[in-house]
RNA sequence: AGGCUGGUAGCUCAACGGUAGAGCAGCGGCCUUUUAAGCCGUUGGUUGAGAGUUCGAUCCUCUCCCGGCCUA
Repeated sequence: AGGCUGGUAGCUCAACGGUAGAGCAGCGGCCUUUUAAGCCGUUGGUUGAGAGUUCGAUCCUCUCCCGGCCUA
């Protein structure tokens, strides 16, 4: 330098172009002599940045940033 791949909640990951979800963690409660475990409820997101296409973009297109892999 070129190619491929990933970037979404504190963490690990989902999400046919049509209201962004789950598990764990956090918070509140139940249970328990207490803790842990278990059960119920609940908070938390400028979807890496900017632009374009579209009635509508996490999703499609372009540029850039960051990580990984390959080639030179």
Molecule: transfer RNA
Organism: Verrucomicrobiia bacterium